Model confidence (mean pLDDT): 78 of 100.
Predicted 3D model of RNase P RNA and transfer RNA as a complex of 460 nucleotides.
It holds a member of the Rfam family "Bacterial RNase P class A".
RNA sequence: CCAGACGGCCGGACGGCCGCUCCGCUCAGGCGGAGAGGAAAGUCCGGGCUCCACGGGAACGCGGUGCCGGGUAAUGCCCGGCGGGGGCGACCCCAGGGAAAGUGCCACAGAGAGCAGACCGCCCGCCCGCGCAAGCCGGCGGGCAAGGGUGAAAGGGUGCGGUAAGAGCGCACCGCGUCGCCGGCGACGGCGACGGCACGGCAAACCCCACCGGGAGCAAGACCAAAUAGGGACGGCGCGCCCCGCGUUCGCGCGGGCAGGCCGGGUUUCCGCGGCCGCCGUCCGGGUAGGUCGCGCGAGGCGCCCGGUAACGGGCGUCCCAGAUGAAUGGCCGUCGCCCGCGUCAUGCGGGUACAGAACCCGGCUUACAGGCCGUCUGGCGCU
RNA sequence: GGGGCCGUAGCUCAGUUGGGAGAGCGCUACGUUCGCAAUGUAGAGGUCAGGGGUUCGAUUCCCCUCGGCUCCACCA
Numbered sequence: 001c002c003a004g005a006c007g008g009c010c011g012g013a014c015g016g017c018c019g020c021u022c023c024g025c026u027c028a029g030g031c032g033g034a035g036a037g038g039a040a041a042g043u044c045c046g047g048g049c050u051c052c053a054c055g056g057g058a059a060c061g062c063g064g065u066g067c068c069g070g071g072u073a074a075u076g077c078c079c080g081g082c083g084g085g086g087g088c089g090a091c092c093c094c095a096g097g098g099a100a101a102g103u104g105c106c107a108c109a110g111a112g113a114g115c116a117g118a119c120c121g122c123c124c125g126c127c128c129g130c131g132c133a134a135g136c137c138g139g140c141g142g143g144c145a146a147g148g149g150u151g152a153a154a155g156g157g158u159g160c161g162g163u164a165a166g167a168g169c170g171c172a173c174c175g176c177g178u179c180g181c182c183g184g185c186g187a188c189g190g191c192g193a194c195g196g197c198a199c200g201g202c203a204a205a206c207c208c209c210a211c212c213g214g215g216a217g218c219a220a221g222a223c224c225a226a227a228u229a230g231g232g233a234c235g236g237c238g239c240g241c242c243c244c245g246c247g248u249u250c251g252c253g254c255g256g257g258c259a260g261g262c263c264g265g266g267u268u269u270c271c272g273c274g275g276c277c278g279c280c281g282u283c284c285g286g287g288u289a290g291g292u293c294g295c296g297c298g299a300g301g302c303g304c305c306c307g308g309u310a311a312c313g314g315g316c317g318u319c320c321c322a323g324a325u326g327a328a329u330g331g332c333c334g335u336c337g338c339c340c341g342c343g344u345c346a347u348g349c350g351g352g353u354a355c356a357g358a359a360c361c362c363g364g365c366u367u368a369c370a371g372g373c374c375g376u377c378u379g380g381c382g383c384u
Numbered sequence: 385g386g387g388g389c390c391g392u393a394g395c396u397c398a399g400u401u402g403g404g405a406g407a408g409c410g411c412u413a414c415g416u417u418c419g420c421a422a423u424g425u426a427g428a429g430g431u432c433a434g435g436g437g438u439u440c441g442a443u444u445c446c447c448c449u450c451g452g453c454u455c456c457a458c459c460a
Stems, first nucleotide, its partner, number of pairs: 001380010012336007020035006037355001041366002044364005049217004055271006062213005067081005082096001083094004097208002102206002104202003119148002121144007129136002156174006175197001176195008221293004231284007242257006260277005300319008337353006385456007394409004403440001411427005433449005
């Protein structure tokens, strides 16, 4: 210098004028201060917070996760390892449990697609024909999974021996499986012995195993509080059965129990428990529209030190940093920066300046993003 | 703001143990008719919303993105 890998950061700056939202001060006029993001997005995960449900047992079902160890409030996230794959390398990728528990599927092609298969082929024997012969053609009976061909996939791979031809038939190495020893917290790795190979693929097919999960979400929820509808009390009318207690004007009323119905937030069942049970008039309270709160000090930011390979944790110091609710965070001008086009010796002229934009909050992931900066490392070339 | 569902031909829709992309209406050509409609025969027309992954193979299974529809407080 070229090509590349990984990590981090910025993502316009300054000034003036006019506006908007919130806060503070002021009797008021007004003055002062603060005011979008790395993703505020998608809502894909995990929590805080709020309300509802929340008793025990059983069965069934649903959703998610899936190598090991650690971090964390928690996670499907992050860190460090293991194994597999890719790259010369820095480094990158992996939904990475189980296919000898079971079921299912493997289209087309192909002879055969699951405890397989003789289409071509190879070899042996016999017969017919041809040929002097070696042998060749055809037929029949057998042997063979080495070769061809089909396919995504053809029942270990390579080599040597062996054989009529072949074959784990035998042997060596590799793969696979079982056992033992050693190292490691573990995933796993190393070594040795044995087994001649049985066990194809798909679980982002059903499923099995292990673990996790109560539901809903700030339109949650709380407070003040119209109209209408519904609720309660009182009065009147009506009302299943029986039992108990009290009262009684002897009509009955009230309270409790029993039975029945409905509800108790995935379903069913058993036991238990809790709540509710007609019509008309008067009054009362709850709730809706509307308003206020929830709502901005928090798993908070920044700096230094310590522990840890790291994620992260601990300590000290320092700072306060948006809270709207038809919903503020904007518009114009000037100078500079960056990009594109045109032109000049040069000053220049015109246009543009990414993705996007809070709505209860936080930790992650994913997706979008003009342009630029920094650091570490790899490969190659050149020079010293 | 927060839940749920959907996207297949021009339109309305089917499509399951993953292997052929389909139906009706519409469109085009021919026949029929003096002509039109109706009808008969034949035909064209698809990025299965887009991208990635799993798989031998994806409309189908999984993830991301885009677009559309619908619901929400209380009275239950």